[in-house]
This is a predicted structure of a 160-nucleotide RNA (Lysine riboswitch aptamer) from uncultured Faecousia sp. The coordinates come from a structure-prediction model, not an experiment, and the mean pLDDT is 81.
RNA sequence: GAUAGAGGCGCGGUACUCAUCAGUACCCCCCGGCAAGGUCGUGCAGCCGCCGAUGGGGAAAGGGAUUAUCGCCGAAGCAGGGGGGAGCUGCCCGGGUUUCUCCUGCUGGGCCGUCAGAGAAUAUCUGCCGGACUGUCACAAUUCUUUGUGGAGCGCUAUC
Repeated sequence: GAUAGAGGCGCGGUACUCAUCAGUACCCCCCGGCAAGGUCGUGCAGCCGCCGAUGGGGAAAGGGAUUAUCGCCGAAGCAGGGGGGAGCUGCCCGGGUUUCUCCUGCUGGGCCGUCAGAGAAUAUCUGCCGGACUGUCACAAUUCUUUGUGGAGCGCUAUC
């Protein structure tokens, strides 16, 4: 340097189904109120009325679970920055949402917990911190197969 592997409730993608989302958004009848009204923000323009109660009708996406299948072991995830796309009525500026890609940095892995953020949510995800567990290497000890301490995947093991 190349190839092949290991960690285990192991990681991620896709598809069907199911529950939730939710009696929510939205639409309709009728009644009441508002007009210096509504649209992510200001301005101009365009379009449309706006808010609420009763009644009637009534979703979806994201997120989740099972099953199947595919790709894998920096699998993958997160943060910051750069670039491109989509959409929120049009234009300038701004805002936040989402997606693809590049660079840098962090994290061995899953689990539990406090806090924080996202979320409709007590689900779930993400992050810092803490706890025990587990795999790996180094060092030390050793009752001889365990114990303790420490490190990180740019690692470890095997073969060439």
Rfam family: Lysine riboswitch aptamer. From the family's description: Riboswitches are metabolite binding domains within certain messenger RNAs that serve as precision sensors for their corresponding targets. Rfam links the family to the GO term lysine biosynthetic process. The source organism's lineage runs through Bacteria, Bacillati, Bacillota, Eubacteriales and Faecousia.